[in-house]
Molecule: RNase P RNA; transfer RNA
Organism: uncultured Roseiarcus sp.
RNA sequence: AGUCGGCUGGGCGACCGCUGCUCUUUACGGAGCAGAGGAAAGUCCGGGCUCCGGACGGACACGGCGCCGGAUAACGUCCGGCGGGGGUGACCCUAGGGAAAGCGCCACAGAAAGCAAACCGCCUGCGGAUUCGUCCAAAGGUAAGGGUGAAAGGGUGCGGUAAGAGCGCACCGCGUUGGCGGCGACGUCGACGGCAUGGCAAGCCCCGCCGGGAGCAAAACCGAAUAGGAACGAUGCGCGGGGAGGUUCGCCUCCGCUGCGGGGCCUGUCCGUCGGCCUUGUCGUUCGGGUUGGUUGCUUGAGGCGCCCGGCGACGGGCGUCCCAGAGGAAUGGUCGCCACGUCGGGCGCUUGCGCCCGGCCAUACAGAACCCGGCUUACAGGCCGACU
RNA sequence: GGCGGGAUAGCUCAGUCGGUUAGAGCGGCGGAAUCAUAAUCCGUAGGUCCCCAGUUCGAGUCUGGGUCCCGCUACCA
Numbered sequence: 001a002g003u004c005g006g007c008u009g010g011g012c013g014a015c016c017g018c019u020g021c022u023c024u025u026u027a028c029g030g031a032g033c034a035g036a037g038g039a040a041a042g043u044c045c046g047g048g049c050u051c052c053g054g055a056c057g058g059a060c061a062c063g064g065c066g067c068c069g070g071a072u073a074a075c076g077u078c079c080g081g082c083g084g085g086g087g088u089g090a091c092c093c094u095a096g097g098g099a100a101a102g103c104g105c106c107a108c109a110g111a112a113a114g115c116a117a118a119c120c121g122c123c124u125g126c127g128g129a130u131u132c133g134u135c136c137a138a139a140g141g142u143a144a145g146g147g148u149g150a151a152a153g154g155g156u157g158c159g160g161u162a163a164g165a166g167c168g169c170a171c172c173g174c175g176u177u178g179g180c181g182g183c184g185a186c187g188u189c190g191a192c193g194g195c196a197u198g199g200c201a202a203g204c205c206c207c208g209c210c211g212g213g214a215g216c217a218a219a220a221c222c223g224a225a226u227a228g229g230a231a232c233g234a235u236g237c238g239c240g241g242g243g244a245g246g247u248u249c250g251c252c253u254c255c256g257c258u259g260c261g262g263g264g265c266c267u268g269u270c271c272g273u274c275g276g277c278c279u280u281g282u283c284g285u286u287c288g289g290g291u292u293g294g295u296u297g298c299u300u301g302a303g304g305c306g307c308c309c310g311g312c313g314a315c316g317g318g319c320g321u322c323c324c325a326g327a328g329g330a331a332u333g334g335u336c337g338c339c340a341c342g343u344c345g346g347g348c349g350c351u352u353g354c355g356c357c358c359g360g361c362c363a364u365a366c367a368g369a370a371c372c373c374g375g376c377u378u379a380c381a382g383g384c385c386g387a388c389u
Numbered sequence: 390g391g392c393g394g395g396a397u398a399g400c401u402c403a404g405u406c407g408g409u410u411a412g413a414g415c416g417g418c419g420g421a422a423u424c425a426u427a428a429u430c431c432g433u434a435g436g437u438c439c440c441c442a443g444u445u446c447g448a449g450u451c452u453g454g455g456u457c458c459c460g461c462u463a464c465c466a
């Protein structure tokens, strides 16, 4: 000078308040204890929990993820590797499956942009001109050079050729294939092929894997109040048994009943299996009306701390110990003094960028739980520790 | 607290499968016409496509993160 990882993010005292719990014992009280974060944030992922209607299997649609192996309740997270890129290095970055399954796109420029293409140039040169230097030039060859472009059908070098060209060779790249190492991604060594197969999948898509929806304003209970309303839409079963009532003894009417069959509904759609409910006044949507009360959910949890063991590590196992906010228009605060730190001004010492003294500023950075966890991302004054180059 | 949507000229909005110089209406400015004004006609200016990264040759559009704004969401019969 730099790289990486971790921790902390004001302290003490006094006074006045707020919320919860416990005790005191009924006082409009008093005492004690506890009271925001590493991100409580953004709500971007993954779960728990609750309801939707109980569950299972399959297909389709839709959405997400994507090198390999592992960790985990799960994940798009984390750990260890592989490949690629950057750095002298410590180390950092990496949305990294498939483009020889298909479709689509590749603007402008350029001659040519997708089973390519001769504009300039280079070369051969029918024929012609000539001052014998050369010039014009039909027809053709050529992707080495120039120019265009993000990209021009392998790259560099040597040979070769009229000039050129994987035309030939060496190395590199690419493809096919074999051996070896590795669980694997992949690495390495060899043989063959003269190159076919441009890029884009954070375009459609293909392949593999995962996923039901809504969210604590979910949901349950108690209480209060009202016009127990209106409109629109859907559906308005059959046979039998039982009971009750009536009866002109033929039957009729009714049902908080029941059996069978049919029908309907049941988390995006469909199918299958078991199951549940409805089958008559019930459901759905909208409008109108009423209440803005209380309790539960609500904090003991994939919990914290310490030690030991296993593992490179994420993490797992065992033992011990602790209880650590629960508000609900929403508590966790305010004032003062001192110290530490920061900053500004002045003075002194002087090792020239540090130390001391005085005075001012008074903000301590980002920010504040709202059902709870695991992550990610974003914001963050300053300070401390460790490892490495 | 939870869920959903949006940001493009001064205002209201388009913008298709990513393509070159991003448009429309109203408004502004200048001119014509009129005695003058309005209407009308002609011309013209005006853009950090909310911001920062990434993918791509190329982003208003695709992907990730951030900022701001708007809407919905309680219970009972």
Stems, first nucleotide, its partner, number of pairs: 001389008010339007018035007037366001041377002044375005049215004054274007062211005067081005082096001083094004097206002102204002104200003119146002121142004127136003154172006173195001174193008219296004229287007237261005242255005262279005289465003303322008342361008390462007399415004408446001417433005439455005